[in-house]
A computed fold for a 120-nucleotide RNA from Halobacillus halophilus, annotated as SAM riboswitch aptamer (S box leader). The RNAcentral record of the sequence draws on Rfam and Ribocentre. It matches the Rfam family "SAM riboswitch aptamer (S box leader)". From the family's description: The SAM riboswitch is found upstream of a number of genes which code for proteins involved in methionine or cysteine biosynthesis in Gram-positive bacteria. Its mean pLDDT, the model's own confidence on a scale to 100, is 80.
RNA sequence: UUCUUAUCCAGAGAGGCGGAGGGACUGGCCCUUUGAUGCCCGGCAACCAUCGAAUCAAUCUAAUGAUUGACGAGAACGGUGCCAAUUCCUGUAGGAUGGUGACAUCCUAAGAGAUGAGAG
Numbered sequence: 001u002u003c004u005u006a007u008c009c010a011g012a013g014a015g016g017c018g019g020a021g022g023g024a025c026u027g028g029c030c031c032u033u034u035g036a037u038g039c040c041c042g043g044c045a046a047c048c049a050u051c052g053a054a055u056c057a058a059u060c061u062a063a064u065g066a067u068u069g070a071c072g073a074g075a076a077c078g079g080u081g082c083c084a085a086u087u088c089c090u091g092u093a094g095g096a097u098g099g100u101g102a103c104a105u106c107c108u109a110a111g112a113g114a115u116g117a118g119a120g
Base pairs, nucleotide, nucleotide: 001120002119003118004117005116006115007114008113013041015040016039017038021031022030023029025091027089028088042083043082044081047079048078050073051072052071055070056069057068058067059066060065087112092109093108094107095106096105097104098103
């Protein structure tokens, strides 16, 4: 950096350092010197990993059975991740309702983005 796949309406400090910008991008709307972003400590969660084995499913086996997945547990130790606002809302397509209309509200799908896992 590309591809595949899963998830994205829950959760997380009134600590220390530090000083001006930050929320990916667009348009909004917000957060910030009552000190943001960042770093450290602290915390949250449980994707991978770990452990479990009752039940279910798939595959393999002549059978006993084995493997994988679903499922459950904990989080001290492993690899990440996360800790304003739903991924803050939005950007493309379709639909519903209201409106003469501009448009407003809502729903669905896609796109973009983030994170994990696998592959190149």